């Protein structure tokens, strides 16, 4: 000097004027608290609440390497296995492709039962030639050419050419043995000449999780009008009756486009729902901090202290003076854990590469 990974803070200090909560106080006031690291994005996981719910299956949704670690996660931690960097370190939707279906543009002989454009061969067989050789029949897949991918690599042997055809090497791949809780790994033995291209962010298989809605949850309490039950009093006109009560008429409502039909009908008091309103949920919590212990770590035990917004249309500001690096993103609405996305500067610790 140059870089990795972390943690912290977020102008500061003083006056003075508001603002909301809460305690005192009759009042006037007086005291104390008062936004974040992301308070945001609603992506995820709980907690609490209500509704659902005997089981189980099918169906659907997510998650996907092992192992821990939480109250739980798609989160953290530590290991694997892969890629990049000289290293610190970072970065991966990281299960299965020999269960089955399907796909793999374009180019190219072919893209998955392999196959043959150039190219290479002419040993063997035929067929012409005196022969060289040419032509059939046929052989191979080393080279070349396409492609994001071409069916094991490199060398010797072998051959007409050629080829795991044949061997050693390296690779793969199944066993085994050893490590390791496991993923997995091994300079460790045996078999197999290679049988298995990609891709599951295609269906799918396999494993393992999952009921709905959300504080406008939901609980108390509760007017006034309206309408539910029930008791209790009064009930137009006209007939008929001794009364009870029957019938017609007439209004009004309901049903019906309209008639006809039908059914109901008025005051009061008293019982329950339910609205307006109000109160509560509502902030003491998987809570912060010190120490101190266990673990590599993520947490996680014990201890001993502290209280640190809680409104209900929405308080957390404005002025002023001094200083300085001259101030970024940004604003709580039921409460955490996470993940992301923004964010002027500035401190700090660990470590790494060069000089």
């Nucleotide at each position: 000097g140059a870089g990795u990974c972390g943690g912290c803070c977020a102008g500061a200090c003083a006056g003075u004027c508001g603002c909301a909560g809460u305690g005192c106080g009759c009042a006037a006031g007086c005291a104390u608290u008062g936004a974040g690291g992301a308070a945001a994005g609603u992506c995820c996981g709980g907690g609490c609440u209500c509704c659902a719910u005997a089981g189980g299956a099918c169906g659907g949704a997510g998650u996907g390497c092992c192992a821990g670690g939480u109250a739980a996660c798609g989160c953290c931690u530590g290991g694997g296995g892969g890629g990049c960097g000289c290293g610190a370190g970072c970065c991966c939707a990281u299960g299965g492709a020999a269960a089955g279906u399907g796909c793999c543009a374009c180019a190219g002989a072919a893209a998955a039962c392999a196959u043959a454009c150039c190219g290479c061969c002419u040993a063997a067989g035929c067929g012409c030639g005196c022969a060289a050789g040419c032509g059939c029949c046929g052989g191979c897949a080393a080279g070349g050419g396409u492609g994001a991918a071409a069916a094991g690599g490199u060398g010797c042997g072998g051959u007409a050419a050629g080829a795991g055809c044949g061997c050693a090497c390296c690779g793969c791949g199944c066993g085994g043995c050893a490590g390791g809780u496991a993923a997995c790994u091994g300079u460790c033995c045996g078999c197999g000449g290679c049988a298995c291209g990609g891709a599951a962010a295609a269906c799918c298989c396999c494993a393992c999780u999952c009921g709905g809605a959300g504080c406008a949850a939901g609980g108390c309490c509760a007017a006034a009008u309206a309408g539910g039950g029930g008791a209790g009093c009064a009930a137009g006109c006209a007939g008929g009756g001794a009364a009870a009560c029957c019938u017609g008429c007439a209004c009004g409502u309901g049903c019906g486009g309209u008639c006809c039909g039908u059914a109901c009908g008025g005051c009061u008091c008293c019982c329950g729902g339910g609205u307006a309103g109000g109160c509560u949920g509502c902030u003491u919590g998987a809570g912060g901090c010190a120490u101190g212990g266990a673990g590599u770590g993520a947490u996680c035990c014990a201890u001993g202290u502290c209280c640190c917004a809680g409104a209900g249309g929405a308080a957390u500001g404005g002025c002023u003076g001094u200083c300085c690096a001259c101030g970024a993103c940004a604003g709580a609405a039921c409460c955490c854990g996470g993940c992301u996305u923004a964010u002027c500067g500035g401190c700090u610790g660990a470590c790494u590469c060069u000089u």
Molecule: Bacterial RNase P class A
Organism: soil metagenome